The RNA shown here (c-di-GMP-I riboswitch aptamer) has 87 nucleotides and comes from Bacillus suaedaesalsae. The source organism's lineage runs through Bacteria, Bacillati, Bacillota, Bacilli and Bacillus. The sequence was found by an Rfam model in a public genome assembly. The coordinates come from a structure-prediction model, not an experiment, and the mean pLDDT is 90.
[in-house]
RNA sequence: CACCGAUAAUGGCAAAGCUAUCGAAAGGUAGUGACGCAAAGCUACGGGUCUAAUGCAUGCAAAUGCGAUGAUCGCCGGGCCGCCGAA
Numbered sequence: 001c002a003c004c005g006a007u008a009a010u011g012g013c014a015a016a017g018c019u020a021u022c023g024a025a026a027g028g029u030a031g032u033g034a035c036g037c038a039a040a041g042c043u044a045c046g047g048g049u050c051u052a053a054u055g056c057a058u059g060c061a062a063a064u065g066c067g068a069u070g071a072u073c074g075c076c077g078g079g080c081c082g083c084c085g086a087a
Base pairs, nucleotide, nucleotide: 004085005084012037013036017032018031019030020029021028022027035074041080042079043078045077046076047075048072049071050070055066056065057064058063
């Protein structure tokens, strides 16, 4: 230095639920709360998944279908950066 990752140390993040709030929704943010996490730090680049407002199609209407430009990095992979050091 690289791989690797402990019942080590120092710190860190925070699932579900609940409350408030933003959003059409998925979901986000803040508080509370800890299921977990060695990248659960950053990045939607590839794949996956979720949603379906505007729009488009059908329809007398009610409604139904399509559709990402929306969302997810705590689904997987890639890229960037990073703490510690037993075996």